RNAcentral holds the sequence, with entries from ENA and Rfam.
Predicted 3D model of a 72-nucleotide RNA (transfer RNA) from Kibdelosporangium phytohabitans.
The organism belongs to Kibdelosporangium, within Bacteria.
[in-house]
RNA sequence: CGUCCUGUAGCUCAGGUGGCAGAGCAUCCGUUUGAAGCGCGGAUGGCCCAGGUUCGAGUCCUGGCGGGACGG
Numbered sequence: 001c002g003u004c005c006u007g008u009a010g011c012u013c014a015g016g017u018g019g020c021a022g023a024g025c026a027u028c029c030g031u032u033u034g035a036a037g038c039g040c041g042g043a044u045g046g047c048c049c050a051g052g053u054u055c056g057a058g059u060c061c062u063g064g065c066g067g068g069a070c071g072g
Stems, first nucleotide, its partner, number of pairs: 001071007010025004019055001027043005048064005
């Protein structure tokens, strides 16, 4: 320098053919316990950035940035 893959919650990841953003773990609160842990119930919290297309974008298109693989 080129090609390809990838970026969603604090972490690991879903999200079919564009139509209400989710799970597990973690954190906090409640419950339980003599207390703690386990269990049970609940809450908090996010689409890498900037444009474009569309009635509507996490999803499609362009550029940028970060990470990874391969080639030179």
Its mean pLDDT, the model's own confidence on a scale to 100, is 82.